[in-house]
């Protein structure tokens, strides 16, 4: 000073004109609107993918089981979450210690969809003796026959061989060979103590070992979800037209059980059905809002204060030009030339994940060069 | 806007509920046969299973997460 990884921030400011919303004033051939002025607003970090989680609103009182579906270490934040934050366990890299070894112990970094496999089923192709009730192909080792190569019992699981995976695992001893057969460490399970809200973690004892993996296979457990969705849904007139039909009709939306309203002699009544629309108005943007501040918290994030109003429609606006600032390139250091990008644009609203993105800042660490 | 479905060769389809070289049939080339074409027999090619990523020993298949195509709603 170059490259690169990761975390974080911002997505320029100001005036003139246009365009669009709301509000006021004016004008005219005034009650349908047109033109005109003036004052305020006017895209994002992702506005987007529609992947979760809410508000909201309507369905059946959203009330109980069945059935579906999600979530899954632990604690905490949160309106709520499959998000965030913290710690916990396990992998992985790279290093250092200690051991004969098998492994132990620690540090930085990064992964983590991570409950149960000793509740039950189901899977483990191919090789391979055996894939889960364990069993033996080569081999070792003993008896026996045989001149002999070998063949028949039986033992054995230490090598060998297979395979993603082989029924603890190093040493020593034993032993015909051999084996937790014995004993040390090492794991693995058990029960106790201490720490810790807890996940779990450490110490001591017991036990020769009994349990192999998959649960993003079925499924069991603990918790959570009724179901649509602003094209939710509500109001407003006028007509079809005082039509048509029905006896038990409807609400009823995975199934049920419940439930609720009317009617059950004629009428009146009730219930269903019976147009369209580019119809109007409401839902609609004041909010789990934004900014500064202060205080608690390791932190997500909490409270308190002070301040601001910040788009809302038809699918249809949301650009233009100049100054300033700011990059980038050349350059005779005087200046010039050229950008103001990339990804992308609002339509109920949040919260939050995923994804897409030129350059630019500010941290952290890593290569690689100078220079001390 | 909102809900949803579906991606396998050029085309239309499969793959037995995960098991190893992913198959059919049309079309595509080659070759027999024919004066020559077509049929009809023979053989061949051609796949990132829409794209990346996990789970498993193994994934078109199961899970997340992008992409495209389509459908439906006043």
């Nucleotide at each position: 000073g170059c490259g690169g990884a990761c975390g974080g921030g911002a997505a320029g400011c100001g005036g003139c004109c246009g365009c669009g919303g709301c509000g006021g004033g004016g004008c005219c051939u005034u009650g349908g609107c047109g033109c005109u002025c003036c004052g305020u607003c006017g895209a994002g970090g992702a506005a987007a993918g529609u992947c979760c989680g809410a508000g909201c609103u309507c369905c059946g009182a959203a009330g109980g089981g069945c059935g579906g579906g999600g979530u899954g270490g632990u604690g905490g934040g949160u309106a709520a979450c499959g998000c965030c934050c913290a710690c916990c366990g396990u992998c992985g890299u790279u290093c250092c210690c200690c051991g004969a070894g098998a492994g132990g112990g620690g540090a930085a970094c990064g992964a983590u969809a991570g409950g149960g496999a000793a509740a039950g089923u189901g899977c483990c192709a191919c090789a391979g003796a055996a894939a889960a009730c364990a069993u033996a192909c080569c081999g070792c080792c003993c008896c026996g026959c045989g001149c002999g190569a070998g063949c028949g019992g039986g033992g054995u699981a230490a090598g060998g061989g297979u395979g993603a995976a082989a029924a603890g695992g190093u040493g020593c001893g034993g032993u015909a060979a051999g084996a937790g057969c014995g004993c040390a460490c090492c794991g693995c399970g058990g029960a106790g103590g201490c720490g810790g809200c807890g996940a779990c973690g450490u110490c001591u004892c017991c036990g020769g070992c009994a349990c192999g993996g998959c649960a993003a296979a079925c499924c069991c457990c603990a918790c959570c979800c009724g179901g649509a969705g602003c094209a939710a849904g509500a109001u407003c007139a006028a007509g079809c037209a005082g039509g048509g039909g029905g006896a038990g009709a409807g609400g009823c939306g995975g199934c049920c059980c419940g439930c609720c309203u009317c009617g059950c002699u004629c009428g009146u009544a009730c219930c269903c059905c019976g147009g369209g629309u580019g119809g109007a108005u409401c839902g609609c943007u004041c909010g789990a809002g934004g900014c500064g501040u202060g205080c608690g918290g390791c932190g997500a994030c909490g409270c308190g204060c002070g301040u601001c109003c910040c788009a809302g429609a038809g699918a249809a606006a949301u650009g233009g030009c100049c100054g300033c600032g700011c990059c980038c390139u050349c350059u005779c250091c005087g200046g010039a030339g050229g950008g103001u990008g990339a990804c992308a644009g609002a339509a109920c609203u949040c919260g939050g994940c995923u994804u897409a993105c030129c350059g630019c800042c500010c941290g952290u660490c890593c290569g690689c060069g100078a220079c001390g | 806007g909102c809900a949803c479905u579906u991606g396998u060769a050029g085309c239309u389809c499969a793959a037995u509920u995960g098991g190893a070289u992913a198959g059919a049939g049309c079309a595509g080339c080659g070759g027999u046969c024919u004066a020559c074409g077509g049929a009809a027999c023979c053989g061949c090619a051609g796949g990132u299973u829409g794209c990346a990523g996990g789970u498993u020993c193994g994934a078109a298949u199961c899970c997340u997460g992008c992409c495209a195509a389509g459908u439906g709603c006043a």